[in-house]
Context: one part of a larger RNA
């Protein structure tokens, strides 16, 4: 040196464990915001760095209604205190609410800086942005108006996860290239809306039979089509289900808004059944004997596995505010007569499964332009005949979509390289001028009982004794403690 075996070191893997994820289901709610949102500087605690709560009334203030012994948030401590005159805390409801942000007095390099006016003695309160609309005043060129300017009153702005209507709209790509096509009306930007949205009461299909408004599933069907008939796109009618609803255009109406009145369900939170000994044990909820309750043996928790030892479950109880719903009343607002620059036609897009095509149909940028129900409109080029419906005006729940959020529940979902980027002070820390990138990192113990007291050390770190502890090799680099990797004993070989 090497191999064996034992015994340590380092790791921090397995096993277990979860306070976080992640899917769904039911139910809610579906907005907030100039009464100043969303987000955010700063402050704000007796001491006081972070969160967290709060706002110069500052981890608070009042009021009602719960609740009934401790309490002063995470977070110990010292130091003062609160509270059965009911305190902390729960619910509701109301004051306060710096600055900055649509930021709205004017400006800016957010969180700062300088005004003006009106009240007031000060302190300080209150106003002053822009658009639209409506009212009054006032008022040019220019007589009358009219634009324009003041002023009051009401309204807008911004902000949010999808989902929805509308305006614009790609490319990569596929076609085994590519250029009509695709991708895709996708992605993305822009307005707008609402709890839904949009659509909607046949100028609608249909086929000589009928049907009867919309909107969504299934089927129809990968059909008929369409298509460098290439890739590829891809319906209708019809059946079968969910839902079901029709109205208005000038008067006993309909829609919408607001008031008061009735009425069920319910915020905190209450009540809410039943167990003892034995054994082992650090601890019984385990064993064994004997007993109870159950409209309640869901789940947690307690020193190990507890229907009866906590909390809770069945199930009964419960009021205030406010919404919504539902009945039935009132007031205010809108809807001004059946649709004409429409309908059709020419050009030139553009939708429609349908790429100009034998191409109807539907919007339209230009130029043209009817009819008047004895009329139009459609039935896929056109024409007859027939069959059908009534364009150019308006409204409308349910069935359908989504879930940033609430509440409850569940899961042959994960279990800390899993599961959200984050179970941990995470969109942090750290990288980037900047958009934007973006982690690591959980676990003593049943209870801190977290090792007083000695002893070596450098008044350190470490340790060694000794005491807790069922365990200290649970000792805070703390449950398990694998593996490579470093060591010491022995023992055998050289």
């Nucleotide at each position: 040196g090497g191999c064996a075996u034992c015994u340590g070191g380092u790791g921090g893997a397995u096993g277990c464990c979860u306070u976080g994820g992640c899917g769904c289901c039911a139910a809610g709610a579906g907005g907030c915001g100039a009464u100043g949102a969303a987000g955010g500087a700063c402050g704000u605690g007796g001491c006081a760095c972070g969160c967290u709560g709060c706002g110069a009334a500052a981890a608070g203030c009042c009021c009602u209604g719960g609740g009934g012994a401790g309490c002063c948030g995470c977070g110990a401590g010292c130091a003062g205190g609160c509270u059965u005159u009911g305190a902390u805390c729960c619910a509701g409801g109301g004051a306060u609410c710096u600055c900055c942000g649509a930021a709205u007095g004017g400006g800016g390099c957010a969180a700062c800086c300088c005004a003006c006016c009106c009240c007031g003695c000060a302190a300080g309160g209150g106003g002053u942005a822009u658009c639209c609309g409506c009212c009054g005043c006032u008022g040019a060129a220019u007589c009358c108006a009219u634009a324009g300017g003041c002023g009051g009153c009401g309204g807008a702005g911004g902000c949010g996860a999808a989902c929805c209507c509308g305006g614009g709209g790609a490319a990569c790509u596929g076609a085994a290239a590519c250029a009509u096509c695709u991708c895709a009306g996708u992605a993305c930007c822009c307005g707008g809306a609402g709890g839904a949205a949009a659509g909607g009461a046949c100028a609608u299909c249909a086929a000589c039979c009928g049907a009867g408004a919309c909107u969504c599933c299934g089927u129809c069907a990968g059909u008929a089509g369409c298509g460098g008939c290439g890739a590829g796109c891809g319906a209708a009618c019809g059946c079968g289900g969910a839902c079901c609803a029709g109205g208005c255009c000038a008067g006993u109406g309909g829609c919408a808004u607001g008031c008061g009145a009735g009425u069920a369900a319910g915020a905190a939170c209450c009540g809410g059944a039943a167990c003892c000994g034995u054994c082992u044990g650090g601890a019984a909820a385990g064993u064994c004997g004997g007993g109870c309750c159950a409209u309640a043996g869901c789940g947690g928790g307690u020193g190990a596995c507890a229907g009866c030892c906590c909390c809770g479950u069945a199930c009964g109880g419960g009021u205030a505010g406010a919404a919504a719903g539902c009945u039935g009343g009132c007031a205010u607002g809108u809807c001004c007569u059946c649709g004409a620059g429409u309908a059709g036609g020419g050009c030139g897009g553009g939708g429609c499964a349908c790429g100009u095509g034998a191409a109807a149909c539907c919007c339209u940028g230009c130029c043209c332009g009817a009819a008047g129900a004895u009329g139009g409109g459609g039935g896929g080029a056109c024409c007859a005949c027939c069959c059908u419906c009534c364009a150019a005006g308006c409204c409308u729940a349910a069935g359908u979509a989504c879930u940033c959020c609430u509440u409850g529940g569940c899961g042959a979902c994960c279990g800390a390289u899993a599961g959200u980027g984050c179970a941990c002070c995470a969109g942090u820390a750290c990288c980037g001028u900047g958009a934007g990138g973006g982690a690591a990192a959980g676990g003593u113990g049943a209870a801190a009982a977290g090792c007083a007291g000695c002893g070596c050390g450098a008044c350190g770190a470490g340790c060694g004794c000794g005491g807790u502890g069922a365990a200290a090799c649970a000792g805070a680099c703390c449950c398990u403690g694998a593996a490579a990797c470093c060591g010491g004993a022995u023992g055998c070989c050289u």